[in-house]
Context: one part of a larger RNA
RNA sequence: GCAAAUAGUGGAUGCCUUGGCUUAUUUGGCCGAAGAAGGACGCGUACCCCGCGAAAGUCGACGAGUAACUGGGAAAAAGUAAUGAUCCGUCGGUGUCCGAAUAGGGUAACCUUGCUACAUGAAGAUGUAGUGGCCCUAGAACCUUGAGUUCUAGGGGGGAAACGUGCCGAACUGAAAUAUCUAAGUAGGUGCAGGAAAAGAAAUCGUAAGAGAUUCCCUUAGUAAGCGACGAGCGAACAGGGAAAAGCACAAACCAGCAUUUAUGCUGGGGUUGUAGGACUUCAAUAUCGUAUUCUUAAGAGUAAUAGAACACCGUGGAAUAGGUGACCAAAGAGAGUGAAAGUCUCGUACAUAAAACUUGAUAGAAGCGUAGAAGUAUCCUGAGUAGGUUAGGAGACGGCAAACUCCUUUCUGAAUCUGGGGUGACCACACUCCAAUGCUAAAUACCAAAUAAGACCGAUAGUGAACGAGUACCGUGAGGGAAAGGUGAAAAGAAGGGUUGAAGACCCCGUGAAAUAGAAUCUGAAACUAUUUGCUA
Numbered sequence: 001g002c003a004a005a006u007a008g009u010g011g012a013u014g015c016c017u018u019g020g021c022u023u024a025u026u027u028g029g030c031c032g033a034a035g036a037a038g039g040a041c042g043c044g045u046a047c048c049c050c051g052c053g054a055a056a057g058u059c060g061a062c063g064a065g066u067a068a069c070u071g072g073g074a075a076a077a078a079g080u081a082a083u084g085a086u087c088c089g090u091c092g093g094u095g096u097c098c099g100a101a102u103a104g105g106g107u108a109a110c111c112u113u114g115c116u117a118c119a120u121g122a123a124g125a126u127g128u129a130g131u132g133g134c135c136c137u138a139g140a141a142c143c144u145u146g147a148g149u150u151c152u153a154g155g156g157g158g159g160a161a162a163c164g165u166g167c168c169g170a171a172c173u174g175a176a177a178u179a180u181c182u183a184a185g186u187a188g189g190u191g192c193a194g195g196a197a198a199a200g201a202a203a204u205c206g207u208a209a210g211a212g213a214u215u216c217c218c219u220u221a222g223u224a225a226g227c228g229a230c231g232a233g234c235g236a237a238c239a240g241g242g243a244a245a246a247g248c249a250c251a252a253a254c255c256a257g258c259a260u261u262u263a264u265g266c267u268g269g270g271g272u273u274g275u276a277g278g279a280c281u282u283c284a285a286u287a288u289c290g291u292a293u294u295c296u297u298a299a300g301a302g303u304a305a306u307a308g309a310a311c312a313c314c315g316u317g318g319a320a321u322a323g324g325u326g327a328c329c330a331a332a333g334a335g336a337g338u339g340a341a342a343g344u345c346u347c348g349u350a351c352a353u354a355a356a357a358c359u360u361g362a363u364a365g366a367a368g369c370g371u372a373g374a375a376g377u378a379u380c381c382u383g384a385g386u387a388g389g390u391u392a393g394g395a396g397a398c399g400g401c402a403a404a405c406u407c408c409u410u411u412c413u414g415a416a417u418c419u420g421g422g423g424u425g426a427c428c429a430c431a432c433u434c435c436a437a438u439g440c441u442a443a444a445u446a447c448c449a450a451a452u453a454a455g456a457c458c459g460a461u462a463g464u465g466a467a468c469g470a471g472u473a474c475c476g477u478g479a480g481g482g483a484a485a486g487g488u489g490a491a492a493a494g495a496a497g498g499g500u501u502g503a504a505g506a507c508c509c510c511g512u513g514a515a516a517u518a519g520a521a522u523c524u525g526a527a528a529c530u531a532u533u534u535g536c537u538a
Stems, first nucleotide, its partner, number of pairs: 001536008014523001015487002019458002021455009030159002038098003041053003047073003050057001059092005068080003103112003113132008134156009143146001163194001164192005174181001178229001204211002215243004226234002247440003250383001254269006274418001276382004280376004289370003293367004300360004305353002311326004327344002329333001335347003388413002392409004398425001420435005474481002494522001497509004
């Protein structure tokens, strides 16, 4: 050096699963000065997790429930409980300090303090409870009549993973360079809101037939549409099919009342549209239907639960659920556990029941509110610095382009008034269509969490970063980054006692166990690597 064996080292592999991942269904969706989210410090019991708050491992009421209990790591001690504890549910109580933090300050969890009331004390004082910030709105008081002060009553402030909406708004990149363009109105920043938000009842579209608010999905369609250094790329709409469906209220004319600065204003009625409508005048009618407002409320559902069939023996084994023999239940042979593989051992499962309290529910009722016709007339009303033009931008698939008020801002301008006005992609005509310059509106949609169910999803280098005291240890001034680490056994029965030994440790005997080469560095225990033994080395 080679080979084999036996040991060691090491932790692959196999098996397992407490943890993850994904999908579906159902339910729910904001919290906060009545002090949140998040923390600090405490409370049993030295520490950690969880829970709780000086009433501190808990207090009360109401329910449910039954024999054990005093959370877990994790025992011991001392206690509680049929006068019903512990545990579970609903509703309450308490809830230190910091934190928007709000009496003042501050290096968060600390320091200092005014006023009022009460208690103790001879008093200084101490303690307890309350109150004391800023901004907005409304009201009151005062006199110095002010951009005043004080008081009273409401509201705001901050947080939140995603979803929404307004505003601000990149670059890398692509164009094989690069400037228009793209990436992209994306990322990011910021204001505001809700359980959804936004949008929304045509001055809409149109194939000229007609359709009839908005939103979402499919399709039209990656289009013989279009835009585009006609490059890279960008990219609709109408029509069609579905989901869901819901429509309304003001301003004005006119009438009445009140007030007044004599211009008008406020309140109530009235009225709300385009084949124009309304006011006004005349006639007719008092019905019908609806409701998104308020209150009450049923069934049902949720938040604890109840009940729930049927098996024994034989032998093997450490242990029977395996094997054998003979039975039984089944609206239950889903599943899990139990010393190996259990319909009949345990928990469950099918079927069937249950709520004092709270939540949900959206049926029913009540109140309130809304809702009708015909004719006439042509006097009045029908949203003005608006529509439109023009300058300069932006958006819409549309990059000023042949570019349309199709929309939103902007400079300078600036109509009409129903015999009116807008639109139909330059523009004109005809025809058709609609009624701006005020506002509200559920559902279908987006996102998240929980519960339940499932998986040709993972099985500890996988699956979440995290199966384990993980956003931990550790790193960084900081923003931030961010691990490794699962398995004794059926049961601790976790090795009493003895021996070797300076100690620790280790080993041996004995003992437990089915097994200790299952001994806590614990299942299995591969390889590299190490040692020993044996053999071979011509």